[in-house]
RNA sequence: GGCUUAUCAAGAAAGACGGAGGGACAGGACCCUGUGAAGUCUUAGCAACCACCACCCCAUAAGGUAUAGGUGCUAAUUUCCUUUCAAGUGGACACACUUGAAAAAGAUGAGGU
Numbered sequence: 001g002g003c004u005u006a007u008c009a010a011g012a013a014a015g016a017c018g019g020a021g022g023g024a025c026a027g028g029a030c031c032c033u034g035u036g037a038a039g040u041c042u043u044a045g046c047a048a049c050c051a052c053c054a055c056c057c058c059a060u061a062a063g064g065u066a067u068a069g070g071u072g073c074u075a076a077u078u079u080c081c082u083u084u085c086a087a088g089u090g091g092a093c094a095c096a097c098u099u100g101a102a103a104a105a106g107a108u109g110a111g112g113u
Stems, first nucleotide, its partner, number of pairs: 001113001003111006013043005021032003027081003044074003049070002051065003078105001082103009
């Protein structure tokens, strides 16, 4: 890198270095940012994927713990705008808007190649 699978509306920031960008890609919207962006490091925290405990067991789902460890994360729903379907509203019957579901794309974990 590609594959399988689970989750993605909750949660959690200070310091040092750095010095202008950042919010995944392209475009747009809307935001963050010299009251200091990205990035690197330190410390702290969140969470509970791996882990551990209990329960159950044909299989699936459902509970709890955070001392040590492997990741992850710590503005805004994955910031929003994509596609399809369903319902509702409006309508010039082309479509627009709202809500919900699914998919795609993406992120993270675990497994396996």

SAM riboswitch aptamer (S box leader), 113 nucleotides, folded computationally. The sequence was found by an Rfam model in a public genome assembly. Rfam family: SAM riboswitch aptamer (S box leader). Rfam describes the family as follows. The SAM riboswitch is found upstream of a number of genes which code for proteins involved in methionine or cysteine biosynthesis in Gram-positive bacteria.